[in-house]
RNA sequence: UAUAGAUUAAGCCAAACCUGCCGUGUGGCAGGGACAGAAAGCCACGGGUCUACAAGGUAGCCGGGUUGCCUAU
Numbered sequence: 001u002a003u004a005g006a007u008u009a010a011g012c013c014a015a016a017c018c019u020g021c022c023g024u025g026u027g028g029c030a031g032g033g034a035c036a037g038a039a040a041g042c043c044a045c046g047g048g049u050c051u052a053c054a055a056g057g058u059a060g061c062c063g064g065g066u067u068g069c070c071u072a073u
């Protein structure tokens, strides 16, 4: 550096739900919580889907781009 994997170890993250705040909404932020995840880190470029149909949301829907921990080869 590339590929594969989550076996070992160390970790990471956080669904539903509850509380507070923001937003007309989809939903977002913080705390609690833990369904799951091998990029469930980031990006709205393409498709899907939701919304008030906008240049909005969804990256934990699929594809793509980009960055990265551990182990093995």
Stems, first nucleotide, its partner, number of pairs: 002073004012037001017032006035060001041066003045063003048058003